A computed fold for a 691-nucleotide part of an RNA from an Elusimicrobiota bacterium, annotated as large-subunit ribosomal RNA, domain II. It matches the Rfam family "Bacterial large subunit ribosomal RNA". Model confidence (mean pLDDT): 84 of 100.
[in-house]
Context: one part of a larger RNA
RNA sequence: UCCAGCGAGUUACUUGGUACGAGCAAGGUUAAGUCCUUAAGGGACGGAGCCGCAGCGAAAGCGAGUCUGAAUAGGGCGAUUAGUUCGUAUCAGUAUACUCGAAGCCAAGUGAUCUAACCCUGGGCAGGAUGAAGUCACCUUAACCGGUGAUGGAGGUCCGAAGUGUUGAACGUUGAAAAGUUCCUACAUGACCUGGGGUUAGGGGUGAAAGGCUAAUCGAACUUGGUGAUAGCUAGUUCUCCCCGAAAUAGCUAUAGGGCUAGCGUCGUAUGUUAAACCGCGGGGGUAGAGCACUGAAUGAUGUAGGCUCUGCGACCCAGGGUCCGAAUUCAAUCAAACUCCGAAUACCGCGGCGGAUUGUACGGCAGUCAGUUCGUGAGGGAAAAGCUUCACGUGCAAAAGGGAAACAGCCCGGAUCGUCGAAUAAGGUCCCAAAGUUUACGCUAAGUGGUAAAGGAUGUGGAUUUACAUAAACAGCUAGGAGGUUGGCUUAGAAGCAGCCACCCUUUAAAGAGUGCGUAACAGCUCACUAGUCUAGCGAAUCCGCGCCGAAAAUGACACGGGGCUAAGCGUAACACCGAAGUCACGAAUUUGCUCAGGUUCGCCCUGAGCAAGUGGUAGGGGAGCGUUCUUAACGCAGCGAAGGCGUACCGUAAGGAGCGCUGGAGCGUUACGAAGUGAGGAUGCUGGA
Repeated sequence: UCCAGCGAGUUACUUGGUACGAGCAAGGUUAAGUCCUUAAGGGACGGAGCCGCAGCGAAAGCGAGUCUGAAUAGGGCGAUUAGUUCGUAUCAGUAUACUCGAAGCCAAGUGAUCUAACCCUGGGCAGGAUGAAGUCACCUUAACCGGUGAUGGAGGUCCGAAGUGUUGAACGUUGAAAAGUUCCUACAUGACCUGGGGUUAGGGGUGAAAGGCUAAUCGAACUUGGUGAUAGCUAGUUCUCCCCGAAAUAGCUAUAGGGCUAGCGUCGUAUGUUAAACCGCGGGGGUAGAGCACUGAAUGAUGUAGGCUCUGCGACCCAGGGUCCGAAUUCAAUCAAACUCCGAAUACCGCGGCGGAUUGUACGGCAGUCAGUUCGUGAGGGAAAAGCUUCACGUGCAAAAGGGAAACAGCCCGGAUCGUCGAAUAAGGUCCCAAAGUUUACGCUAAGUGGUAAAGGAUGUGGAUUUACAUAAACAGCUAGGAGGUUGGCUUAGAAGCAGCCACCCUUUAAAGAGUGCGUAACAGCUCACUAGUCUAGCGAAUCCGCGCCGAAAAUGACACGGGGCUAAGCGUAACACCGAAGUCACGAAUUUGCUCAGGUUCGCCCUGAGCAAGUGGUAGGGGAGCGUUCUUAACGCAGCGAAGGCGUACCGUAAGGAGCGCUGGAGCGUUACGAAGUGAGGAUGCUGGA
C1' cells in the first nucleotide's frame, strides 16, 4: 500500500414540548399492591395521586370576575368551554449519551538485582622516580641555633601496567551495540577501585546539586483501580431518490476559532391580497455639485491707519516731505470632512392605482449560521501602496456545472430534470494547430509596433490649422564683394572689429556691424551679418490630432502573441456572412406544484387516469418517499431431478436494487403481510487477519 472481516446518534425514564394516530370525554387516567391465569404473553380489582373543568390578588379574600383605587372612573390580568390517557415520530433534560483520542488528578499497592547515599564483611593496586620528618656521624656554638654527609622512607607526590574514568576526533546512526568501536587522553596509596550481604520508597528517598538518579521510564517511578476522567479541540460518522434551501450579521458574553437571543432556511396551521416591482400624488432632507452670504484658509492689486525715513541748528512735541514695509476696508481671482446664500439624481416615508404568485403576515415544530471572499462603485486608515485594512451599496464565488479569457473559485456570457450524429444565437471568434472569411471598402503603422512601463528626448510618418518669405525670383548651393574716416576713445608692454571699460557715429555704396565666430604677442589671415550675380519653384516657423522610435538590465534555455507563423493573419472606421454554450427553440420522456375533467371511494386536505400552466443547479440544513440486511409471527412455497454462497451474463426498474439462464457448490432457502433491530463503510496516522 492493497484485500477481507469488525467499526460510530443507541438504550432507559421522576420526565417535558410539539405533531400525528387511537380510546373515552366535562371529564380522562390509574400507581404501588392484591387476586386469577399461561410454556411465554396476559386478565380483573385497586381512585391514593395527577391533569382538566375559573380566575384575580403579595395576602386576607372575593369570584365570571378580580386587583389597583375615594370611585358605580380608567387601566391590568381573566371570562364567551376541550380535555385527558396510551402509542409512534421528533426535539430537549438526566444518565458515558454519536465514536475514537489527551497531558493530567486521586487512592491502594509493587519496586534500591539498574542507579544515589550509607552500614556490615571481604578483595585489589606490575614496575620505576622523587626523597619530608626523624635518627646517626662529623663540623660549628658557652649551649641552643646552624652546616655537611649518611641513614630513613613521608606524600589526596611524579612516570606508567592491571583497574577505574571519558578530553578531542573519526567511524557508526534501518548500528556489531536502544550510547558502541578505534586513536588520542585523565586518575592510578586514595575524598581510590571493587565482590558479597543489608538499609532508605513516590511529594517520598538519595543527591561533592546536573532537577541528577530512584530497573532502557523522572520538574514527581511503575502497576491496578476511581475510569468509558474531562476535551468550548482535531479526525471520522456506512443505502437511494424527490421538494425547498441558508449564514459567515446585530446585541450580550472572563467573550472573541465557544455560546445565548434576534436576523436569514425549512415544515405545519390560520389569515386571504395583505408582498416585491411599476405608475401617479404628497413629504422631510443638506450628500454630489456649486458658491463665498457666515466661519476659517489663501494669492495679487490699491496703499488708508500704523511702522520706517528725511527736513525744520540739537532734543521732546508738532508740522511738512519721501513712499521701503503695511492691518482693517475695497477690488480681482481661489480653497474647505468637522464652511453654506444655494442645491440635485437616487434613496427613504405616506396615500392611491396596478400587480392574483411556490407573495406577505401571525402562531407553532426542527434547524444550520456568528473565520468569509473577489470584482465594480462611494468613503475612512495607509503612501490618491498591497492579492492591504475598516465600513456602505451591488454582483458573483462560497453552495454553480457549461462557453470565453492559453492554463486561471470571485472577470465576460449564461443558471445543468433526462435523451437526440436537430436549429438559430450570447460572450468570444473565423490562415494552420482548431469549428467558422486567407470576406468587402477606405485609411494608418514599418516598429514584429501589434505581442509589458514613466518622466523626458527626437528633421519617424499621416492629417488639420495659423503665420513669415517668394516669378518685382524666395530657401539651399555656387561666383564676387564684405569698403573709407579708423589702429574709434580709454586702458595697456601691446589692445589694430574680436582681454576689458565707454560710446556705437559719419562717408562711399548694390551692400558691408566702430563687428558673429576662429585666429595673432599685437598685426596679419579665415569667416559671418549684409549685398549683387547665377540658378530656379516653392521655402521657413509654430500649434493640435493619429500611429510609430529611443528611454528598456536578472538570474536552467528562446520564454512579455497559447504555439506555428503573420506586413496582415496588426491598428481605425463601415458592411455582409459564418462558427460558437448543458442558455433559447424543436421532438420525445420523467417528476413536483396548481387548476380543470373523468372514474373509484373507507367521503378526506383520499386514490387512479387524462389535459393545461408554471417549475425541477445546490453545501450547512428542514421536509417527503423508498431499496436492502438479520430475526420474530402468520399464510403460501422452493430444494440431492441440487438450497445458500461463488463465477459469468447482451434482461427489468428513475435510484437504492430485482429476476432469468449456465458453470461451480453440496444443504438448506424464499415470497407476501405486520413487527423488532447489534440494519448498509472507502476513509477515523481506525482495529484484527492475510498478501